[in-house]
RNA sequence: GCGGAUGUGGCCUAGCGGUAGGGCAUCGGCUUCCCAAGCCGAGGAUCGCGGGUUCGAAUCCCGUCAUCCGCU
Numbered sequence: 001g002c003g004g005a006u007g008u009g010g011c012c013u014a015g016c017g018g019u020a021g022g023g024c025a026u027c028g029g030c031u032u033c034c035c036a037a038g039c040c041g042a043g044g045a046u047c048g049c050g051g052g053u054u055c056g057a058a059u060c061c062c063g064u065c066a067u068c069c070g071c072u
Stems, first nucleotide, its partner, number of pairs: 001071007010024004018055001026042005048064005
C1' cells in the first nucleotide's frame, strides 16, 4: 500500500428499511434477625464519527477513525 471482519447503555449481546430488545451490573421494593439467593419494579444506548439515498436508515451507499485477520 491492497483486501476482509468487527464497532449497538457501565460490560456482553440481538437486530437483514418501519417505536433499538435481552442478559449481567446499578438503583428501589418484597422476603430474611442480617447477608446471599429468589421475586417484583425503575433508570440508562438518536447504534464509532461525518455525509448521501429514502416518506422513513443501526440496517443501503460514500468517506473517515479504531481494533483484529490476510496479502504484497